Transfer RNA from a bacterium, 74 nucleotides, folded computationally. The coordinates come from a structure-prediction model, not an experiment, and the mean pLDDT is 81.
RNA sequence: GGUGGUAUAGCUCAGAAGGUUAGAGCAUGGGACUCAUAAACCCAAGGUCACUGGUUCGAUUCCAGUUACCACCA
Numbered sequence: 001g002g003u004g005g006u007a008u009a010g011c012u013c014a015g016a017a018g019g020u021u022a023g024a025g026c027a028u029g030g031g032a033c034u035c036a037u038a039a040a041c042c043c044a045a046g047g048u049c050a051c052u053g054g055u056u057c058g059a060u061u062c063c064a065g066u067u068a069c070c071a072c073c074a
Stems, first nucleotide, its partner, number of pairs: 001073007010026004019057001028044004050066005
């Protein structure tokens, strides 16, 4: 230098057929339970879906570019 992949909650990840509230587990906070603690149970909070632009009535999802990381080729 070239090619490909990934980027979604504090962490690990799902979601895509473009459509009306963006989800799970863990972690965190609260509750209930217990003599008490833990586990299991109930509830809650937490997101500019990396950034910029384009297509579209409508984009987290499609397209282009940028950035970061990973792999391969040279």